[in-house]
Context: one part of a larger RNA
């Protein structure tokens, strides 16, 4: 821009897309049919894999430079707490993201190909074909999944709003008036410009496992949207301080005093959390913009 008033929601499904599947082994059928024997099927049914496709994170396993702990060197005077050294190195690790993990990928119908047939003439026979009819593929179409009213035949259904109002004009037309080539502060219509109302939408604002930007989804005090707090659930693994114990070492007037790795208790601690519940404590404040208003009626003119 179109679709013909504007808008919101729910659909239809023309049309388009996908490969969503491919394949193996084994068991039953069956030591059966068949065969003198040797040997040895199938239709059908089931189990387990491999490759591929889609989804997911309960489990298993990775990662986890959020996090917790151990520890080396050095620096901040010591303690505590930290910086740097690839995250210094090492041991763990939730959520998230993943695969090596888990789930699904069914079969059925229709029309056919080659081919197999039925009936059957031309051509008294024969013939699957000439008319007619029945079957028949991993292939084609449908059932399944995704997109999809720009599907210009531009769709349907439901709902909401609208069919206006005001102002200005050195513009145009008609009427009316006058001192009539025109003028007018009057009346009506049109045009132009501006504003009001207004379903709904957008921006701004707080966000999201949504996300390259747009988009998408949620919230905005009539509120649990994000943050904080708290409780729960988790990670790490028992904090600091204090008390007790303490291998051993140093000094001593031999009475004792000092240092001390480490251990135990306080302590299932401390620290931490992208998870869940609760809670208006903090921030979603205040605002801005867009937005349909037609047909018609009446009057005048042609």
């Nucleotide at each position: 821009u179109g679709c013909u008033g504007g808008c919101c929601g729910u659909c239809u499904g023309a049309g388009g897309g996908g490969a969503a599947a491919g394949u193996g082994u084994c068991u039953c059928u069956a030591g059966u049919a068949c065969g003198a024997g040797a040997g040895g099927a199938a239709c059908g049914a089931g189990a387990c894999g491999c490759u591929g496709g889609g989804g997911c994170c309960u489990c298993u396993g990775g990662u986890c430079u959020a996090c917790c702990g151990g520890u080396u060197g050095u620096c901040c005077g010591a303690c505590a707490g930290g910086g740097c050294a690839a995250a210094g190195c090492c041991g763990g690790g939730c959520a998230g993201c993943c695969a090596c993990g888990c789930c699904c990928c069914c079969g059925c119908g229709g029309a056919u190909a080659a081919g197999g047939g039925c009936u059957g003439a031309a051509a008294g026979c024969a013939u699957c074909u000439a008319a007619g009819c029945c079957c028949g593929a991993a292939g084609c179409c449908g059932c399944u999944c995704c997109c999809g009213a720009a599907a210009c035949g531009a769709g349907a259904c439901g709902g909401c709003c609208g069919c206006u109002c005001c102002c200005a004009c050195g513009c145009c037309c008609g009427g009316c008036g006058c001192c009539c080539a025109g003028c007018g502060a009057c009346c009506g219509g049109g045009g132009u410009g501006g504003g009001a109302c207004g379903a709904g939408g957008g921006c701004u604002c707080c966000c999201g496992u949504a996300g390259a930007a747009g988009a998408c989804g949620g919230g905005u005090u009539u509120g649990a949207u994000g943050g904080g707090g708290u409780c729960g659930g988790g990670g790490u693994g028992u904090a600091a301080g204090c008390g007790c114990c303490g291998a051993g070492g140093c000094c001593u007037u031999c009475g004792g005093g000092c240092c001390g790795a480490g251990g135990c208790g306080u302590u299932c601690a401390g620290c931490c959390c992208g998870c869940g519940g609760c809670u208006c404590c903090c921030a979603a404040c205040c605002g801005c913009c867009c937005g349909a208003g037609a047909u018609g009626u009446c009057a005048g003119c042609g």